The RNA shown here (nadA riboswitch) has 76 nucleotides and comes from Granulicella sp.

RNA sequence: GCUUUCAACAUCCCCGUCUUGCGGUGUGGCUCCAUCUGCGUCGAGCAGGUCGAGACGCAUCGGCGAGACUGAAGGC
Numbered sequence: 001g002c003u004u005u006c007a008a009c010a011u012c013c014c015c016g017u018c019u020u021g022c023g024g025u026g027u028g029g030c031u032c033c034a035u036c037u038g039c040g041u042c043g044a045g046c047a048g049g050u051c052g053a054g055a056c057g058c059a060u061c062g063g064c065g066a067g068a069c070u071g072a073a074g075g076c
Stems, first nucleotide, its partner, number of pairs: 001076007013062001016069007023061006030054003034050006
C1' cells in the first nucleotide's frame, strides 16, 4: 500500500462518525375525487362535516442498503 472481519471506547443492553438511496410511522399545507348537512332568488354558488388518492416539505425508526472516514485484529 491492497484486502478481510469486527466496534473495545458508550448514562442497563444495542448503538464508532458523517453523507446518501429506499422503505415504514407521524405530521403540515397544496391539488384532486366522492359524499352528507345547512343557507340561497332552491339557480349560480356559499359555509360546515366525513372519507379517500397524488406528489412535496418536516420530524422520526435500535428498518434495509451504499460511499468516505476513525479505531481494533488478521491476511497478502
Its mean pLDDT, the model's own confidence on a scale to 100, is 79. The model forms 95% of the base pairs in the Rfam consensus.